The prediction has a mean pLDDT of 82. FMN riboswitch aptamer (RFN element) from a Clostridia bacterium, 117 nucleotides, folded computationally. Taxonomically the source falls in Clostridia (Bacteria, Bacillati, Bacillota). Of the family's consensus pairs, 100% are formed in the model. It matches the Rfam family "FMN riboswitch aptamer (RFN element)". For this family Rfam cites "An mRNA structure that controls gene expression by binding FMN" (Winkler et al., Proc Natl Acad Sci U S A, 2002).
RNA sequence: GAUAUCCUUCGGGGACAGGUGGAAUUCCGUACCGGCGGUGACAGCCCGCAAGCCCUAAGGGUUGAUUCGGUGAAAUUCCGGGGCCGACAGUGAGAGUCUGGAUGGGAGAAGGAGUGU
Repeated sequence: GAUAUCCUUCGGGGACAGGUGGAAUUCCGUACCGGCGGUGACAGCCCGCAAGCCCUAAGGGUUGAUUCGGUGAAAUUCCGGGGCCGACAGUGAGAGUCUGGAUGGGAGAAGGAGUGU
């Protein structure tokens, strides 16, 4: 110095002016939000992971969404225009934004120790 291992901490955001109606933050309308790792270049929509759901001893299955132009050595990641997506349960009306499982869990990130090799 490296590493096995151990410990600590961190680890998801977002609406209502209005309309209809007996009733809607769920419909209409206009807005807002975007976990983690990777990727000659920075990603909600490229690849994968996590969470959720199903089966299970381990693990496995399932799991949404993008285009055009420009710059450039290189960009579905930047800039500009247009478009799209969003688990499950609940709720006098259908939910990414309300309530709940969740002061949970976790992909991972940071820091410390360093007995062993």